[in-house]
Parts: sequence; C1' cells; structure tokens
RNA sequence: UGAGUUGGUCGGAUAGUCGCUGCUUUUUAAGAAGGAGAGGAAAGUCCGGACUCCAAAGGACAGCGUGCCGGAUAACGUCCGGGCAGUGUGAACUGACAGCCAGUGCAACAGAGAGUAAACCGCCUAGUAAUCAAUGAUUGCAAAGGUAAGGGUGAAAGGGUGCGGUAAGAGCGCACCGCAUCGGUGGUAACAUUAGAUGGCAAGGUAAACCUCACGCGGAGCAAAACCAAAUAGGAAUACAGUGGCAUGUUCACAACGGUUGUCCAUCGUGUAUUCGGGUAGGUUGCUGGAGCACUUCGGUAACGAUGCGCCUAGAUAAAUGACUAUCGUAAACAGAAUCCGGCUUACUGACCAACUCAGCUU
RNA sequence: GCGCUGGUAGCUCAGCUGGAUAGAGUACCUGGCUACGAACCAGGCGGUCGGGGGUUCGACUCCCUCCCAGCGCGCCA
Repeated sequence: UGAGUUGGUCGGAUAGUCGCUGCUUUUUAAGAAGGAGAGGAAAGUCCGGACUCCAAAGGACAGCGUGCCGGAUAACGUCCGGGCAGUGUGAACUGACAGCCAGUGCAACAGAGAGUAAACCGCCUAGUAAUCAAUGAUUGCAAAGGUAAGGGUGAAAGGGUGCGGUAAGAGCGCACCGCAUCGGUGGUAACAUUAGAUGGCAAGGUAAACCUCACGCGGAGCAAAACCAAAUAGGAAUACAGUGGCAUGUUCACAACGGUUGUCCAUCGUGUAUUCGGGUAGGUUGCUGGAGCACUUCGGUAACGAUGCGCCUAGAUAAAUGACUAUCGUAAACAGAAUCCGGCUUACUGACCAACUCAGCUU
Repeated sequence: GCGCUGGUAGCUCAGCUGGAUAGAGUACCUGGCUACGAACCAGGCGGUCGGGGGUUCGACUCCCUCCCAGCGCGCCA
C1' cells in the first nucleotide's frame, strides 16, 4: 500500500418561525410561561420472563420442547468460556454435537447380495471331452465344492499397506499404521495424551423415524383484569336436567354439565354450555420509577455480579412526536411506540474507531 | 394490539406414517361424432409444490427462517 476477519460507535447538529400530545406553575374558565416528546431495530411475534384472571393451580398419563462440558441469568432454544468435528493459506467462521451392543421400523431404482452378510462375473479344486512338443500342459463344457483378493451394482457391500502362507484365497499368521476396551497422566468436566496391558477387529446408515435416557413445561392473555356510567325485545333455539332414600319438597347421595388444549383421579360450583337475535361501543384504573440509565471502584479470562454517587428520560386511544428557512462542501438508509422487560431473527445510507490476518514493497 | 389457519397447473382441490413420471375436475388446443354448434368420446398442453437454508442416499411431505393471504377475540342482559 492492497485484500480481508472480528468487535464496537454514530443514525444528523445548531439557530429561528409556525403547529401537535401529555406534565408543572400562574392568573382564570380562556390564555400565558416553563420543561418533555420514537428505535437500533419501536418490525416479525420466533423463544423466555414479569404482571392479571382461572383454584396459592393439586396428582398421574398423554402431549410439547431442549440435548458435548462448565458457568452467567428472574428465565431462555439466549449469552460467556472451554472441548470435539467440518470449512478457510490465515485472522476466523459454522455445527439440534446424548443414545441405533433396550426394542421396532425404513433404505425407491440398480444389484447375486441391503443385515448377526451375500457367489453374478472372476479365481481354484475335483469331473468330463478334445488337442499337443505327453507321468504334464492348454482349451471347451456344465451338475458339485472352496474362495470376499480382483471386477461389476449402489448414497451405503464388514479396517489399510507389505511380506509370509495357500489348490486359490482370507487377520489365517507376522510387521507397521489405524481402531476398541482397561489402566496411567493432565483437566471441575466435556475431552486430550500414552515408552503400559489386552483384543484380530465385533454391534454398517438413519432417532429434524417411532422410541430410550436426562432436564424443563398447568392454561389463557392488557381486547388479560377491576370499577363507574349509559342503553334494551331482560328474548329465542338446541343439549343435559336422570336414579335412589325419607311422609313430601325448595333436602341428601350418586349421576350429568361446567370450572381457559386431551384422558383419568381429586376438588369446587350448579341453570350451565353453544348458537342466533338485541343494546352499547363512553370514562377511570391497569400505564409506565424499571431485572431502568450514565459514571466511579472492586471481584471474575468473560458473560456478569457487588458497592458508591448522580439522573427521571413518551404514555397517546383514531391515536401526538411535524413542516419551513439559514449554516455546517451534502443531510440522505431501514423504518415509526400501544402492558413492560431479556434475547433471537430479519431490513438498513454513509462514515469512524480498535484488535488481528494474508500478500507485495521499502528500511 | 393479542391469538389462530392456510399458500400445490389459469381456476377449484387431492397427495404430507419421506422413494423420483406430483395427480383429479374445469379451462385451453387438436382429432372424431354432426348439415352446423353444444353435449359426448379420444389425445395433448400447462407446475420455481409461496421464497431461502438445513436434516437425509433421497423432501410437496420433517425442522428453522422470511414473505403473502384469510379468520377470530370488547362490555351489558
């Protein structure tokens, strides 16, 4: 200098004029003054919580989710650190990364064979026939046997190389490499390593197939929920309203129905559920001071935690947060709160900072 | 705002316990039948399975993510 990787920051600023939505103060029923007013994703609603109601949501099964190890946290499928595997020259990036020696299933087509292996071609033996340079060799044949070294099929066919061995072959034997189990060493662990021992090597793939193991999960959602006010055809249909005890019923027991996905138990309530029709679509609370923000110090590799000090920073309800002018060489991207937080994912202009990597050149 | 369902041929739908040519009706085209047309019969055309990524030997089907469309949810009696 060029190319790149990772992490972070900003997301226009200042001044003036005119508006919009809350708040405070002051006089007063309308003005005046002061001060505040979208985001890093407010988004998708994909996870996790807080909060509210159902019963402080009780038990079992089903169901759903997560899945290397350790830590962080209110919690998580998130984050941090580490291990292993893969990709890249590298900085780095990516990974649902437990278990198919508990059981079951699946593998189209091709192929002889797709699972406690399999003889299609080939190789070898024996048989038989022919030929010849004849105690043997070569070639052909098809019923038998051996053989997983070679070919062929497939996504996938039961260690690799070499030597020995054999009729031909084969971990059949041996050497080296690889693998498995046990032991040693290091580490909290995942795991790594090995001058040790044992085993010829078995139990191929698929669990984002059923399943097994471990851990977690009750349901609904601020249109939750509570209160006030207004209004009406205070309505109709369907389902279940049964059985037994007592003299009878408005009582009791069981049943039935319902209590926010299913089944059973337990428990609570009883005119309850569903559909249609009718009325009203106003106000208050929930509502924003919070797992809050900025800074200091300390602990920790880090995520994060503790301590001290300072700050208050939207709360609308048809829904405010805008427009114009001037200057800054120019002002632009994605996009706009709706109960609130922690994440993930996706969208995005231009620029800056830090650390690191590779290549070239110069000293 | 909160929750749920769906996306397959021009249109309406199957197929979704993974297996390769993704089907059916209708529409369109060609031929037959008819004097001609409709109906009917035979054949044909037509698909990024909403987009992208992953799991698997293999994905319309299983998983993740994004996009689009539709539906429901107030209070009173």